[in-house]
């Protein structure tokens, strides 16, 4: 060099154009002599970056970034 895949919360991942949500962690609390486990609850990501399409884009286009594979 060429060809597809992925890039969203601290991790692992949803979300087929219409206010981004689970789990698991963390934090409160309950329960338990006490931890643990269990149960409740709550905080936390504007979607890798830079444009384009559209009344609206994590989703759909173009380019670039990484990372993976697969071809030469």
């Nucleotide at each position: 060099g060429g060809u597809g895949g992925c890039a969203u919360a601290g991790c692992u991942c949803a979300a087929c154009g219409g206010u981004a949500g689970a789990g698991c962690g963390u934090c409160c609390g309950c329960c338990u002599u006490u931890u643990a486990a269990g149960c409740g609850g709550g905080g936390g990501a504007g979607u890798g970056c830079a444009g384009g399409u559209u009344c609206g884009a994590u989703g759909c286009c173009u380019g670039c970034u990484g990372c993976c594979a697969c071809c030469a």
Transfer RNA from Reticulibacter mediterranei, 72 nucleotides, folded computationally. The coordinates come from a structure-prediction model, not an experiment, and the mean pLDDT is 83. Its Rfam family is "tRNA". Rfam classes the family as a transfer RNA. Its family is annotated with triplet codon-amino acid adaptor activity in the Gene Ontology. The RNAcentral record of the sequence draws on ENA and Rfam.